[in-house]
About this RNA:
A computed fold for a 1507-nucleotide RNA from a metagenome, annotated as small-subunit ribosomal RNA. The RNAcentral record of the sequence draws on SILVA. It matches the Rfam family "Bacterial small subunit ribosomal RNA". Rfam links the family to the GO terms ribosome and structural constituent of ribosome.

RNA sequence: AGAGUUUGAUCCUGGCUCAGAUUGAACGCAGGCGGUAUGCUUAACACAUGCAAGCCGAACGGUAACAGCAGAGCUUGCUCUGGCUGACGAGUGGCGGACGGGUGCGUAACGCGUGGGAAUCUACCUUAUAGUGGGGGAUAGCCCGGAGAAAUCCGGAUUAAUACCGCAUAAUCUCUACGGAGGAAAAGGGGCCUCUCCUUGGAAGCUCUUGCUAUUAGAUGAGCCCGCGUAAGAUUAGCUUGUUGGUAGGGUAAUGGCCUACCAAGGCUACGAUCUUUAGCUGGUUUGAGAGGAUGAUCAGCCACACUGGGACUGAGACACGGCCCAGACUCCUACGGGAGGCAGCAGUGGGGAAUAUUGGACAAUGGGCGCAAGCCUGAUCCAGCAAUACCGCGUGUGUGAAGAAGGCCUGAGGGUUGUAAAGCACUUUCAAUUGUGAAGAAAAGCCUUAAAUUAAUACUUUAGGGUCUUGACGUUAACUUUAGAAGAAGCACCGGCUAACUCCGUGCCAGCAGCCGCGGUAAUACGGAGGGUGCGAGCGUUAAUCGGAAUUACUGGGCGUAAAGCGUACGUAGGCGGUUUAGUAAGUCAGAUGUGAAAGCCCCGGGCUCAACCUGGGAACUGCAUUUGAUACUGCUGGGCUAGAGUGCAGGAGGGGAGAGCGGAAUUCUUGGUGUAGCGGUGAAAUGCGUUGAUAUCAAGAAGAACACCGGUGGCGAAGGCGGCUCUCUGGAAUGUUACUGACGCUGAGGCACGAAAGCUGGGGGAGCGAACAGGAUUAGAUACCCUGGUAGUCCCAGCCGUAAACGGUGCGCACUUGGUGUGGGAAGUUUGACCCUUUCCGUGCCGGAGCUAACGCGUUAAGUGCGCCGCCUGGGGAGUACGGCCGCAAGGUUAAAACUCAAAGAAAUUGACGGGGGCCCGCACAAGCGGAGGAGCAUGUGGCUUAAUUCGAUGCAACGCGAAGAACCUUACCAGGGCUUGACAUGCAGCUGCACGUCCGCCGAAAGGUGGAAAGCCUUCGAGGGUGCUGCACAGGUGCUGCAUGGCUGUCGUCAGUUCGUGCCGUGAGGUGUUGGGUUAAGUCCCGCAACGAACGCAACCCCUGUGUUUAGUUGCCACCGCAGGUGAUGAGCCUGCGAGCACUCUAAACAGACUGCCUGUACAAGCAGGAGGAAGGUGGGGACGACGUCAAGUCAGUAUGGCCCUUACGUCCUGGGCUGCACACGUGCUACAAUGGUCGGUACAGAGGGAUGCAAGACCGCGAGGUGGAGCAAAUCCCGAAAGCCGGCCUCAGUUCGGAUUGGAGUCUGCAACUCGACUCCAUGAAGUCGGAUUCGCUAGUAACGGCGUAUCAGCUACGGCGCCGUGAAUACGUUCCCGGGCCUUGUACACACCGCCCGUCACAUCAUGAAAGCCGUCUGCACCCGAAGUCGCUGAGCUAACCCGCAAGGGAAGCAGGUGCCGAAGGUGUGGGUGGUGAUUGGGAUGAAGUCGAAACAAGGUA
Repeated sequence: AGAGUUUGAUCCUGGCUCAGAUUGAACGCAGGCGGUAUGCUUAACACAUGCAAGCCGAACGGUAACAGCAGAGCUUGCUCUGGCUGACGAGUGGCGGACGGGUGCGUAACGCGUGGGAAUCUACCUUAUAGUGGGGGAUAGCCCGGAGAAAUCCGGAUUAAUACCGCAUAAUCUCUACGGAGGAAAAGGGGCCUCUCCUUGGAAGCUCUUGCUAUUAGAUGAGCCCGCGUAAGAUUAGCUUGUUGGUAGGGUAAUGGCCUACCAAGGCUACGAUCUUUAGCUGGUUUGAGAGGAUGAUCAGCCACACUGGGACUGAGACACGGCCCAGACUCCUACGGGAGGCAGCAGUGGGGAAUAUUGGACAAUGGGCGCAAGCCUGAUCCAGCAAUACCGCGUGUGUGAAGAAGGCCUGAGGGUUGUAAAGCACUUUCAAUUGUGAAGAAAAGCCUUAAAUUAAUACUUUAGGGUCUUGACGUUAACUUUAGAAGAAGCACCGGCUAACUCCGUGCCAGCAGCCGCGGUAAUACGGAGGGUGCGAGCGUUAAUCGGAAUUACUGGGCGUAAAGCGUACGUAGGCGGUUUAGUAAGUCAGAUGUGAAAGCCCCGGGCUCAACCUGGGAACUGCAUUUGAUACUGCUGGGCUAGAGUGCAGGAGGGGAGAGCGGAAUUCUUGGUGUAGCGGUGAAAUGCGUUGAUAUCAAGAAGAACACCGGUGGCGAAGGCGGCUCUCUGGAAUGUUACUGACGCUGAGGCACGAAAGCUGGGGGAGCGAACAGGAUUAGAUACCCUGGUAGUCCCAGCCGUAAACGGUGCGCACUUGGUGUGGGAAGUUUGACCCUUUCCGUGCCGGAGCUAACGCGUUAAGUGCGCCGCCUGGGGAGUACGGCCGCAAGGUUAAAACUCAAAGAAAUUGACGGGGGCCCGCACAAGCGGAGGAGCAUGUGGCUUAAUUCGAUGCAACGCGAAGAACCUUACCAGGGCUUGACAUGCAGCUGCACGUCCGCCGAAAGGUGGAAAGCCUUCGAGGGUGCUGCACAGGUGCUGCAUGGCUGUCGUCAGUUCGUGCCGUGAGGUGUUGGGUUAAGUCCCGCAACGAACGCAACCCCUGUGUUUAGUUGCCACCGCAGGUGAUGAGCCUGCGAGCACUCUAAACAGACUGCCUGUACAAGCAGGAGGAAGGUGGGGACGACGUCAAGUCAGUAUGGCCCUUACGUCCUGGGCUGCACACGUGCUACAAUGGUCGGUACAGAGGGAUGCAAGACCGCGAGGUGGAGCAAAUCCCGAAAGCCGGCCUCAGUUCGGAUUGGAGUCUGCAACUCGACUCCAUGAAGUCGGAUUCGCUAGUAACGGCGUAUCAGCUACGGCGCCGUGAAUACGUUCCCGGGCCUUGUACACACCGCCCGUCACAUCAUGAAAGCCGUCUGCACCCGAAGUCGCUGAGCUAACCCGCAAGGGAAGCAGGUGCCGAAGGUGUGGGUGGUGAUUGGGAUGAAGUCGAAACAAGGUA
C1' cells in the first nucleotide's frame, strides 16, 4: 500500500466482498509447563445455609458464663460463699454502623466533564484563648407479678453514670428597638507527700495525663449557584399557571417559587421548546497516518439505587444495602389471635442463557472501626483453588547419518517424492518426576534500661537510644541441589483466483462446497478420501462484534449536462457573505505569563523479577478551560468621509412583453335561392357514410364560431410558463447615449408569498372546425388499436379551483478574470453626398474553434475554464416517489416521505462485431428476359413413418434423403432365431508336457459349424530337446460396444466470396483506430491518385495441366498424296478396291518452342483504365481444370484407419445354418419412361471420341426368332477385340388412349452362380394399367452452354445402373435492366443484442413460498386530564386527659415546658370516568418480491414494423 466482482473487450460511476488490528467472548478439533492478568455482557429473576460491623470495664450500675485467689462445709474431690482479681453475657452511656463492599434500574439532567462563584455546615484532627464551680430529680438493668404459641408487651419496688435538668460565671459568641438581653461544661485514670490537717497511712492539696465546655483560625469532607460541552427522531411545532417576575412572610446549615398570600402577565421555542425512543457520565479502551469512528468490562473519579412505592426519625453527616414506620407483591412460621424476611456484600443454589469460578485459608502484610493500651472485629484486603479466557516466556531434543532402506503416493515404467526424514552412531538434560537444603515479604508493639522534657520530685507520663522476647495465611514458597533416562510432552486450518501451497482415486448438477467471483451434468488442482505441500503453533480454525481498508457522508477529503443529484420560475423575511478611506475599540485573531488540566493509562529515559509480560522512579504529554499582560495586519463593532457597486433623473430609438375595447379579410361548415345530373366521398384495397325527397360540382346571398396564410428568419420580447391579423386606450421591463443627483442603499435567500403549458374540476355562456369516450366500417388468428365514416365531453369566453410536465440548455443565482474567427437583432460614435459600404464600441442572440476542463461524449468570454459568495439537491439496484401519518384540494390528486424483504449488480460514455420490415454503392442464373424440367402418371432408387424376432448402423435446412454403398441371393453383415467354441477366428512372450507335426483318408451323429471313433505313413537336426508344431496353464488377444461434446487425420459449408492480418510509426487514459477509409477503376484489397502513415505476410492474379494456331524434331503399331509392283472388279480401258514396296508430304501421335503484352492506332481520362479499330488461329483473366486466406458452424465421421477414457471377457468375443437389411394403409426427395406426328414403325445408308481387355476381350464361321450356344483366328494391345445413336433417304401410320405409352400379369426360356423361393438380370410369345403436358409452388442453365442423342468405364461370378464418373455427335433462345425476392462485399447509421434477431424483453392470469399495508374488532403496555378514597409521616391548630427536675408558694396549688388524644393541609398505593401514544393479534383484502419448466398476447430495444 491494495485486490476480486457489471463488459466480447475498455474507461468511468457505483455498490457488494476480501486481506489488518482488536475482544470480559462462545463453539469445533486438539492440549506439556510456568509467570502475570481476567472471569454472569443474559433475569435490577427468586434465594436454602454460613459468614460480611463492631468496639470500649481507663464513662456506669453490676456479675449470667470462664479462669484464678481467698474462705466455709465435709462423704479429699466435689459442693457452697466472697466481684477480691483477670475478665465479662445482658443492660445504661459513648464512638462507629452515612466508610469500606455491590449493582447500573432510573436519569438526556447542572447527572457528568471542564472552568468559575457566594449565601453555608463540617464529628474525629491541628492551632489559639478562656473555663471545667456548685446542686438536683429520674431511669434501664436486677427483683416481684401478669398477658401471649411466639415475637414481644404491661404493672410494681429499688439503683448508677462522661445519661438527664437547673443555678453560678463568661467572651472579640448570638440577638438587639443600641437602652440592653440571652448564654456552657463531666468527669475518668496514674503518681507524690514539699506546704495545711489527722498522722501506719490517708484527706485536702500538688502533679501528670485522657476527656468535657465556649469561642477562634485551619485542614478535610459535604451542600448550593453559573458559563461551555455532553444521544436520535420535525412522519413530535408550539409548550407553560407556581408557570415568569415583584412584595411580605415562612422554611433551610445556606441562596432561591423551595413553600404560602397578594400584585403584575409574563417565561421557553426553528441556534429546535414540548413530546417520544434510547442511554449511567468521565479518566480511559479499541481502531485509524491523522482528523475521526465505535465503546465505557477489570483499575480510578463522580452520580444513582438497595424487593416495589411513599415517609420521616436519629445524627456533624442519611431521608440510611446488612436502621425505623406505612402501603403493595412474594416467601416462611403459627396454637389462626398474630408474627418474621429482603445476597445489585463474599461464597453458594435454582432459573435464564452460546456463556462466566470455591458454600477455601488468614488477619502475617496494607488499610479501616473502637480502645490509654494489650487487643477485638474486618468475605475490605492478602493468598490459595477452578478455566489456554487473554498476554508473555520455556520445552517437546542436538550433531552426524545415502544402501538415498522399507512402506506410502505418483509415474512417461526409466524413475520421482516423502527424505537426513527414519533406523544406526555420538552427545546434552531445560521443563516435568525424584532427593535434600532453603531466602525475602517483619516494620513494630510489649518488657527491661539510659538520657532529655515535665514536675517540688530521682513518681507518673512523653520523646530519643540500647538490650531482651517473640509475630508468616501463602508454604512441601521462590531459588539452589541429588538421581535416572531422549527418556513423559504436537496439533489445527488451508492448498481455483483474491492468497503462500498440486497430484491421484471416488462421485457424476447427485452427494456436497462457498467470504466474493463461483465449483459439481464421466478425465473436478473448487465436493469426499489419500499422498505431498503451505501457514501458524499449545494452540489452530469458525461464529459474533468494533474500527480500518471506505475519499462509500468527503472538516482534513466527494459530487450534481448524459452515471444518483439544480427547487418550474420570480419576489422577498431570518440567516450567511459584502466596495474604498480614516479615527477609535480590542469581541474574533496572534504572542507571553500564571492557575488548573487527580492518580493510573499512552509515549520517552532509567531501575527490579534469569528475559519478557508484569511491577516501579523520573520526565514529557494531556492539543482544553480560566485569569492576566501585550500586539492591531485582517474580520467585527462605533464615528466621519469617498464614488468605481447599486439606484434615480434626462434624451432619442426597438420589440408577437401584459390587460381591455373595437375592427378586418381568406378559409371551413351551415341555411336559402339558381344552374346541373348520377354519382360523391374515402382507402394499400374497400366498406360504413352522403345522394334521384337532386348530393358532389358551380354561382349568388346570408349566418356563426374559431384561428390569423404570405411577411417569418438557429429573428424579437418576457423571470419562467409563454407571446404572432389591424387600430386605440392603460401599463411593466430591458438596451444605448449623457454623467446631474443619492452615497454601499449590495448579492444570495431556509421558511413565506406570487406567477405557473396542457389536461382536469365547479357555475354560467358559446360551439364553425377539430375531436378523448362511444358507434359503425375495414384489417386481423383475434384487433376493445393503427386506417376510414360519424361523433359527445373538451378545445373558445367570464368567474373560481388545480399546481403538475422530457416545466429541458436535462446546465441554480450574482460578480470578476481568461487567445480568436464568422453571421445576425437593437443603440451610439467616426468616416461619408448618402437611411450604401466600411471602422470602432455597448447590449442581446447563433455557429466554428484555442488554452483549459471532462470517464468519454463534449463544453469552450452565453464555460461544463479559473476564482469568490449564498441557496437547493445526491449517496448501489429493486421494493417506491409507494405505505402509514401530517398539510393542501370539491374531487381527481398533489406535497412531505419510510421500512421489512430481495439482488450482486443497476448504470454512463465510448470500442469491436452482429443485426435492422435503416440508408448509400456494388456483385452473383439473385431477379428479370428466355430454353428445358420438377410438382400430376407408371416404374426405379433413397428417406421418414408404420410393421417386425430382426427389418444393423450412421447422415437430418441450405451444407441428410441414386448420401457412406465404385454394386445386401450365401459371403459381405455389423441385425434376428437356433446350434457350437473358450488363450479363443488373429498377434507376441513365458512355463510345463508332447519324439508327436499340422494334416490326410475312412465311419457315425448333425442343417452346417462342430463333436466322436478308427487307420496309414511320417519333418529338419550340429542329437543340447535347438527350431517348428500340437496340448495344458499364465500374461494376454478380441469387441462395427459407448463417447465426433475428450481427440488426430480427412471432409462439407459460407466461397473462388475478396477478404484476413502483421512490424514500425502516429492518434486515443483505454478497448481500439490508422494502414485496409476517401476519389476513380477492376472479375479481384486489381491498379492509379490522394492521405500519418511506410512497408510486409496469407489470399486475388500469374507460375501447373487440358484445349484452340503455328514452327521444329521424331515416324511404329499411325498416315498413304506422289512413285513402283501384284491381285480383284470392269471392257486386259478409265476408274475403283485390296495387298506389298517405297516414303514421312498431309492427318495423327508426343516432346520442345513460338504466340497475346491493352504491345499498336483513334477517342476519352491527371493516372489507372475504359470504348472503338487494325492485325491475328486467338483480344482484353481466349475456354476449361487443379488450386479454397484468417476463420465460422462443439458442422460430419470413434462404422475407413489411428487414438485417450469408460465398459464386456465360457461373452457386448468367435464359428455355423437359416432369416433380415428387399417387409407396406402412407408422406417426401432424386431420377427414368411417357403422354406422341419436330412423332412411332419398317427398310436402306453415314460420321466419333474416350476407355477396357489374360480366371480377360474375343473376330470370321455355324445353330437358335432371341437372350444365347458351339468353336476359337488374333491380342498383355496407336497392331487384335469390344456393332455408336440421333442424323440422312424411302415406305406406312393420320390425331385415336392410337401402329402413342409401356406398367402389370400369364406362359416359355437363356446366363451367372454351391444355390436365383423369400430375393438376380436378360430373351421370346401373349396381356396392354395409369397417363392426352401436370394446382399452389419450385429447379437448372448465358455458348460449343442449355436441350437432345448415343458410347465407354469403375465396382462386379451375376445383377436391381434408369445411379456415379467420363466421352463424343447434333446444337439453340435470351439478358431492357437492377425496382423487387435470395445470398454476398464495402462505407455509414441506430441498438437495451455479444449464446450476437432462431437475440433481448414486458404485462395479465395460474401455482408455491416470503415479508409487508388496510381491516369489523380483540388483548397488552405507557401516559395526560377530572374526580373519589386516603396509610405512614412532617407541619399547623387544639389539647377540660396526663407529667419527676425549673420558677412562685409554708403548703395546697399554680406557672413554664411538654406528652397522649383529637383535628386540618399535603400525601403513596388503590378506584372510577374520559382522552392520547405504542406494540401484538385478526376472517377477509391490496399491491410487492422470488421461483427450472406453465397460459395469453407481443409493449420496449433496429424507422422494433403506428418513432